The prediction has a mean pLDDT of 87.
The RNA shown here (c-di-GMP-I-GGC riboswitch aptamer) has 92 nucleotides and comes from Clostridiaceae bacterium BRH_c20a.
NCBI's taxonomy places the organism under Bacteria, Bacillati, Bacillota, Eubacteriales, Clostridiaceae.

RNA sequence: ACCGAUAAAGGCAAACCUGCCGAAAGGUAGGGACGCAAAGCCACGGGUCUAAGGCGAUCACCAAGAUCGCGACGAUAGCCGGGUUGCCGAUG
Numbered sequence: 001a002c003c004g005a006u007a008a009a010g011g012c013a014a015a016c017c018u019g020c021c022g023a024a025a026g027g028u029a030g031g032g033a034c035g036c037a038a039a040g041c042c043a044c045g046g047g048u049c050u051a052a053g054g055c056g057a058u059c060a061c062c063a064a065g066a067u068c069g070c071g072a073c074g075a076u077a078g079c080c081g082g083g084u085u086g087c088c089g090a091u092g
Base pairs, nucleotide, nucleotide: 002092003089004088011036012035016031017030018029019028020027021026034078040084041083042082044081045080046079047076048075049074054070055069056068057067058066059065
């Protein structure tokens, strides 16, 4: 350095519940633990999710508005890859 143990010291926290934020996906705080050796950090590439606003179509067409479709500049780092920082030390 690779690597990752039925090791040690610690760490994080899925689902679910509650408050708050958001149109939503989702985020956040508390409770809670399915898991995690980067489940620390970064949306750079791919994937996935969402669709308020926008655009298009249909209905209405006096209008208010409704429905459907498209679509990221939104979200996800606990989907994969990549970048970056880092605790411990058995076996090999």